A computed fold for a 321-nucleotide part of an RNA from a metagenome, annotated as large-subunit ribosomal RNA, domain IV.

[in-house]
Context: one part of a larger RNA
RNA sequence: CUAGGGAUAAGGAACUCGGCAAAUUAGCGGGCGUAACUUCGGGAUAAGCCCUGCCUGGCGAUAGUCAGGCCGCAGCGAAAGAAGCGGGGGGGACUGUUUAUCAAAAACACAGCUCUCUGCGAACUCCAAAAGAGGAGGUAUAGAGGGUGAUGCCUGUCCGGUGCCAGAAUGUUAAGCACUGGGGUGCAAGCCCUGGUGUGAAGCACUGGUGAACGACGGCCGUAACUAUGACGGUCCUAAGGUAGCGAAAUACCUUGUCGGGUAAGUUCCGACGCGCAUGAACGGCAUAACCAUCUCCGCACUGUCUCAUCCCUAGACUCG
Numbered sequence: 001c002u003a004g005g006g007a008u009a010a011g012g013a014a015c016u017c018g019g020c021a022a023a024u025u026a027g028c029g030g031g032c033g034u035a036a037c038u039u040c041g042g043g044a045u046a047a048g049c050c051c052u053g054c055c056u057g058g059c060g061a062u063a064g065u066c067a068g069g070c071c072g073c074a075g076c077g078a079a080a081g082a083a084g085c086g087g088g089g090g091g092g093a094c095u096g097u098u099u100a101u102c103a104a105a106a107a108c109a110c111a112g113c114u115c116u117c118u119g120c121g122a123a124c125u126c127c128a129a130a131a132g133a134g135g136a137g138g139u140a141u142a143g144a145g146g147g148u149g150a151u152g153c154c155u156g157u158c159c160g161g162u163g164c165c166a167g168a169a170u171g172u173u174a175a176g177c178a179c180u181g182g183g184g185u186g187c188a189a190g191c192c193c194u195g196g197u198g199u200g201a202a203g204c205a206c207u208g209g210u211g212a213a214c215g216a217c218g219g220c221c222g223u224a225a226c227u228a229u230g231a232c233g234g235u236c237c238u239a240a241g242g243u244a245g246c247g248a249a250a251u252a253c254c255u256u257g258u259c260g261g262g263u264a265a266g267u268u269c270c271g272a273c274g275c276g277c278a279u280g281a282a283c284g285g286c287a288u289a290a291c292c293a294u295c296u297c298c299g300c301a302c303u304g305u306c307u308c309a310u311c312c313c314u315a316g317a318c319u320c321g
Base pairs, nucleotide, nucleotide: 001316002315003314004313005312006311007310008309010307011306014305019302027052029051030050031049032048037042039150053070054069055068056067057066058065059064071075084300085299086298087297088296089295090294091292092291096108097107112148113147114146115145116144117143118142124134125133127132151287152286153285154284156217157216158215161214162213163210164209165208166207167206170205171204172203176199177198178197179196180195181194182193183192184191185190218236219235220234221233222232245279246276257273258272259271260270261269
């Protein structure tokens, strides 16, 4: 020096991307006592404080309780085993699942919600060439597929494009069929080539519908008796011009935005503000108790993380053998 372990004055996160690592805490023993919030179940062993041994006696069931006494620094006198705690915010409701071998997560799943298909020889099947099989010995309160993701409050506008659905008309339209020509060849029947007219399905066109279908949700100019702002007006364009909410956000370029809080000092954090480069409503929006080896900020306790290093033990490395 490497790996593992033990101890450390004073300080106590000054370390560091970050308390990473370590330390602290610790008895499903007893008593007291426990906040915000809440879906009234929880939160909760919240937090926090105290007791704990032995001897004698009373009561009593050996739990236990009451009284007196004894010892130590220390009484679950700790062999093993054996929580650090609290507060703010983001995400996901939750228990679960996952990249066997660098990712456990805010990813997947999930109950719940919703749309579409399916009337039974069902739809559907990356089962099968078919027969058949699964679906299901089920029958729309069933089955299949898509989306969303507990719960609460909600889920706005646009059907012009694309998709899907409906539409006994009309247009377009293939083969076929009907009728009717031309050409080649042949004695002919025929065979071959090539026109015209009519009749021809789905599809497309066309007419409507449809957003918890794919998707989309504007610009310029002026205006109030300080200024600023613009309820208001004009104009252009559009299928319609983003509603409620939320918002410098897991989304904000400018940006360390501005103000407030916390610190002596804060690109992070929390609360606000809002012309949002480029939020926004089941590609769900916003809240939300409980939960989390999740991410982030703060505090208490605690410490060799550090100021700043030292000693000891074990096994290596190294030297000799």